[in-house]
RNA sequence: CUGACACGCGCGGGAGAGACCUUGGACCGAUUCGUCGGGAAAGAGGCGCCGAAGGAGCAACCGCCCCGGAAUCUCUCAGGCAAAAGGACCGCGCAGCGUCU
Numbered sequence: 001c002u003g004a005c006a007c008g009c010g011c012g013g014g015a016g017a018g019a020c021c022u023u024g025g026a027c028c029g030a031u032u033c034g035u036c037g038g039g040a041a042a043g044a045g046g047c048g049c050c051g052a053a054g055g056a057g058c059a060a061c062c063g064c065c066c067c068g069g070a071a072u073c074u075c076u077c078a079g080g081c082a083a084a085a086g087g088a089c090c091g092c093g094c095a096g097c098g099u100c101u
Base pairs, nucleotide, nucleotide: 003100004099005098007096008094009093010092011091012090013089018047020046021045022044023043027038028037029036030035048081049080050079054077055075056074057073061069062068063067
C1' cells in the first nucleotide's frame, strides 16, 4: 500500500401490540362572574396486550473431567402499544480504531 474481518460513526430500509379507562392539566369557548363545557403532553392509578433496545433462561446440538456455549426460541425485569422518538436485523459509505494479510 492492497484486501478481509470486528467495533465505531453517517445515510437508507425496518415489525408487533389500547390515539383504552380514571385522574391530571398548557390552552380555548361561554358566563348570571357563582361557574360550566372542551382539552395536548408529562406525571399518578387500573385493566388488557407486544417483542426486534437492553436483560434473563434453556437443548436430545457442540466441546466435554467438572462443567461451559446460542438464537429471530422462551420469559417479560426493563422497554414499547396514533404520530414523533426508539428499534434486532439488512444494505451502502468513512478509514475512525484494532487484528490478520
The RNA shown here (Glycine riboswitch aptamer) has 101 nucleotides and comes from Sphingomonas sp. Rfam family: Glycine riboswitch aptamer. Rfam's curators write: This family represents the bacterial glycine riboswitch. Taxonomically the source falls in Sphingomonas (Bacteria, Pseudomonadati, Sphingomonadales, Sphingomonadaceae).